This is a predicted structure of a 74-nucleotide RNA (transfer RNA) from a Candidatus Woesearchaeota archaeon. Rfam family: tRNA. The family's RNA type in Rfam is transfer RNA. The source organism's lineage runs through Archaea, Nanobdellati and Candidatus Woesearchaeota. Model confidence (mean pLDDT): 84 of 100.
RNA sequence: GCGCCCGUAGCGCAGCCUGGAAGCGCGAUAGCCUCCUAAGCUAUAGGUCCGGGGUUCGAAUCCCCGCGGGCGCG
Numbered sequence: 001g002c003g004c005c006c007g008u009a010g011c012g013c014a015g016c017c018u019g020g021a022a023g024c025g026c027g028a029u030a031g032c033c034u035c036c037u038a039a040g041c042u043a044u045a046g047g048u049c050c051g052g053g054g055u056u057c058g059a060a061u062c063c064c065c066g067c068g069g070g071c072g073c074g
Stems, first nucleotide, its partner, number of pairs: 001073007010026004020057001028044005050066005
């Protein structure tokens, strides 16, 4: 230098192909339960979807340019 993959909640990931406005697990907080913890159950909070631009009525999703990480080739 070239190619491929990845970037979404505090952490690990799904959703992307096929556009309709974001979810799961763990964790956190509160409640229930318990003599008290733990476990279990219930609820709640938490996200500029890496950044910018474009297309579209509508973008996490499609297109372009960057940034960061990983792998391969030279």